[in-house]
RNA sequence: GGGCCGAUAGCUCAACGGUAGAGCAGUUGCCUUUUAAGCAAUUGGUUCCGAGUUCGAAUCUCGGUCGGCCUA
Numbered sequence: 001g002g003g004c005c006g007a008u009a010g011c012u013c014a015a016c017g018g019u020a021g022a023g024c025a026g027u028u029g030c031c032u033u034u035u036a037a038g039c040a041a042u043u044g045g046u047u048c049c050g051a052g053u054u055c056g057a058a059u060c061u062c063g064g065u066c067g068g069c070c071u072a
Base pairs, nucleotide, nucleotide: 001071002070003069004068005067006066007065010024011023012022013021018055026042027041028040029039030038048064049063050062051061052060
């Protein structure tokens, strides 16, 4: 240099073009002599950036940035 894959909550990851979710973590409460464990509830998102298509985009198209792999 060329090709492929990825970027979504604090972390790890989901999500037919039609309400963005789960687990862990956090917070509150219950339980416990206390801690841990357990149980219940709950907070938390400019879906990497820009543009386009569409009634509607995390999802499709184009460009860019960053990371990984293959190849030269």
Model confidence (mean pLDDT): 81 of 100. This is a predicted structure of a 72-nucleotide RNA (transfer RNA) from an uncultured Opitutales bacterium. It was read from a public genome assembly. Its Rfam family is "tRNA". Rfam classes the family as a transfer RNA.